Transfer RNA from Candidatus Carsonella ruddii HT isolate Thao2000, 72 nucleotides, folded computationally. The sequence is in RNAcentral, with records from ENA and GtRNAdb. The coordinates come from a structure-prediction model, not an experiment, and the mean pLDDT is 81. RNAcentral records the identical sequence in 2 taxa. A source record names the gene tRNA-Gln-TTG-1-1. Rfam family: tRNA. Gene Ontology term of the family: triplet codon-amino acid adaptor activity. Rfam describes the family as follows. Transfer RNA (tRNA) molecules are approximately 80 nucleotides in length. It is annotated as a transfer RNA. The organism belongs to Candidatus Carsonella ruddii, within Bacteria.
[in-house]
RNA sequence: UGAGAUAUAGCCAAGUGGUAAGGCAUUGGUUUUUGAUACCAAAAAUCCUAGGUUCAAUUCCUAGUAUCUCAG
Numbered sequence: 001u002g003a004g005a006u007a008u009a010g011c012c013a014a015g016u017g018g019u020a021a022g023g024c025a026u027u028g029g030u031u032u033u034u035g036a037u038a039c040c041a042a043a044a045a046u047c048c049u050a051g052g053u054u055c056a057a058u059u060c061c062u063a064g065u066a067u068c069u070c071a072g
Base pairs, nucleotide, nucleotide: 001071002070003069004068005067006066007065010024011023012022018055026042027041028040029039030038048064049063050062051061052060
């Protein structure tokens, strides 16, 4: 310098136009002498940034940022 991939809650991670699943962790409760395990419940996301298309965008388009990989 060129090409490609990834970016979603504290962590991991699903979601190919109709407004965001799940697991771990956290908090509360039940059980237990206590703790762990198990079970029940709750909270936490402007979906990397800025524009564009659309009635409607995590999703499509453009530019950029960060990380990683490949080629030179």